[in-house]
Context: one part of a larger RNA
Formats: sequence, C1' cells, structure tokens
RNA sequence: CGUUGAAACUUGAGGAACCCCUUCCCUAGUACGAGAGGACCGGGAAGGACAAACCUCUGGUGUACCAGUUGUCUUGCCAAAGGCAUCGCUGGGUAGCUAAGUUUGGGUCAGAUAAGCGCUGAAAGCAUAUAAGCGCGAAGCUGUUUUCAAGAUUAGGUUUCAUUUGAGGUUGCUUGUAGACCACGAGUUUAAUAGGCUCUAGGUGUAAGCGCAGUAAUGCGUUCAGCCGAGGAGUACUAAUCAACCGAUUG
Repeated sequence: CGUUGAAACUUGAGGAACCCCUUCCCUAGUACGAGAGGACCGGGAAGGACAAACCUCUGGUGUACCAGUUGUCUUGCCAAAGGCAUCGCUGGGUAGCUAAGUUUGGGUCAGAUAAGCGCUGAAAGCAUAUAAGCGCGAAGCUGUUUUCAAGAUUAGGUUUCAUUUGAGGUUGCUUGUAGACCACGAGUUUAAUAGGCUCUAGGUGUAAGCGCAGUAAUGCGUUCAGCCGAGGAGUACUAAUCAACCGAUUG
C1' cells in the first nucleotide's frame, strides 16, 4: 500500500519441524544342525544420542539480601556503625536465568509404490507375473502428529459494532508474563498498572541495648531474635491529569 470502516474468533491452499539407534528378556536352547552353535516371525523391558518445555526435586549463579572476619580511615572516645581494599575475603541464599535436574516426544493406522514375489493370460494351440487386466510388498513417498499460514491479488469464512447519536485506533502516562529500539501484553481513578505501606512464603541464623557469670577474651538470658524479603496477598497514600489527533464506505 492492497484486501469493503473496524474488532474478535476462525478455515487451510501452501511451507516447515519430527522421522534415529542399541542392549536385554520371553517365544526357545525351540526350528535348523553330527556337533559346535543357534534363529525368522511375534511380544515385552531398559537405555543412548537428539529435540521441546519447565524449575517441584538435585545443583549452579544470584555485584538484591543475611551473617562471620582481616587491614586501614572516619563518625571526639567506649560501644555501635559507615567508607575503601576484586562484591576486600569467607559461609549461606529468595526471585529470575539455568543443566548436570524434571517431564514429554519420535506412536498407530490408511493409501499409492520401489526392488522383489505372485494371479489370470495371449501374441506364439505350449510356456510366460504383462501385452489388456488384477494382487502382495519398505526405516522411504502421501496423509495421520506439531507448528507457521488468506499478499492463497483466487487477498477466504463466521459473529458483532459503526454509518452523523463517530465504530475503532493512535499519541501521552503507570508498566511487564514483552523487550536492543520498535513491536507485543496488562492498565490509565467506573483504577490494584507500578511504587509506598501492612502482612506473608522464603533467606540468614539469635541484632542492638540491658541484665547475669567471668580478671578478661568470652559465654548465657531477654531472643526460632533482628534484618531482608525481585515471589504471594491486601490497601488508593503517591503516580497513571486534562486532553488532543486519525478515522467514512453507504444511504
């Protein structure tokens, strides 16, 4: 830009993805074979690699967070804190992200076939799977599975809305399940969209102050404390103000 102005839900022409392999058990130590050995067909169970999704579990990371601790400087000093030293170092760790973790997948059936195997059958009184005709037959092909998909210009379909009572969209703003930007999604006071606040799953591991014991270092009690809480709830306290722009076929 087109497709009838718009919104929602769809059909599927066509495209893409997947398609893998091994071992063991039963059948059966059967068929076969003098023996050694040892099946087809069929059924079942594990596993490898690969792929997708996810974070309940096991872990990693986690420069949000909590604790311990060294040196030094500062807050006048003690105590308690803060800064710097790779996040100073060390031990843990929520959300998120993630694999080595978890779950799932490659199934089945049908159709047409390849090599191959056949039926009937002449040319050629026979024979012949082929010349007419008719079958079987593969991890392969076409469907069945997943996914994209009407620029499929053959531009599809259904429903609803709008056409003077302006459908719908955009800008702006709060933002995240989205994200380089854009786009996409949730909202915009008729509001839980983000922050704050109150709780809380969870993390760390028992704060400071005071008291007691000890010469002291330190320990114990108050105290499963204190601090944090990217997750989950609730709550309009703050911010999503006011508004503007685009938008017309038809009658």
Predicted 3D model of a 251-nucleotide part of an RNA (large-subunit ribosomal RNA, domain VI) from a bacterium. Rfam family: Bacterial large subunit ribosomal RNA.